[in-house]
C1' cells in the first nucleotide's frame, strides 16, 4: 500500500429495515442466613464508535472518518 472482518450497558455477546434495543456475568436494593456465600425477587445502567446519505421508517442499507484485528505485498 491492497483486500477482508469487528466496534451495541462496567465486561462478554445477540439483534441483518417496522410497535417499547435485549440475554448472561457484574453493580445496587430487598428476601433468606448467626454471618458470608449460594438461591429467589426487584432496580439502575445505552447519543447502538463519529459524521453524512437513502427510506414513510435505520443498530441494521450506502459513503467517508476513527480505533482494533487478519491475510497478501
Nucleotide at each position: 500500500g491492497u483486500u477482508c472482518c469487528c466496534u451495541u450497558a462496567g465486561c462478554u455477546c445477540a439483534g441483518u429495515g417496522g410497535u417499547u434495543a435485549g440475554g448472561g456475568c457484574g453493580a445496587u436494593g430487598g428476601u433468606c442466613u448467626u454471618a458470608u456465600g449460594a438461591g429467589c425477587c426487584a432496580u439502575a445502567g445505552g447519543u447502538c464508535g463519529c459524521g453524512g446519505g437513502c427510506u414513510c421508517a435505520a443498530a441494521c442499507c450506502c459513503c467517508g472518518c476513527a480505533g482494533g484485528g487478519a491475510a497478501c505485498a